[in-house]
Molecule: transfer RNA
Organism: Candidatus Pantoea edessiphila
């Protein structure tokens, strides 16, 4: 140097062009003698630029950064 893949809340993990799932944490309320567990609610995200569409996590270049494979 070339090729392939991955990048999504605090963590983990979903998402066939139309509304970004759940779980774990966190916050607030039921519950209870207190505390746990339980239930209800609530915060909270697409790596970065740029094209394409009405509409882009999605699909197209570039670039970052991270893992693999071939020389």
């Nucleotide at each position: 140097g070339g090729c392939g893949c991955g990048u999504u809340g605090g963590c983990a993990g979903a998402a066939u062009g139309g509304c970004g799932a759940u779980g774990c944490a966190u916050c607030g309320g039921a519950u209870u003698g207190c505390a746990a567990a339980u239930c209800c609610g609530g915060u909270a995200a697409u790596c970065c630029c740029g094209g394409u569409u009405c509409a882009a996590u999605u699909c197209c270049g570039g670039g970052a950064c991270g893992c693999g494979c071939c020389u």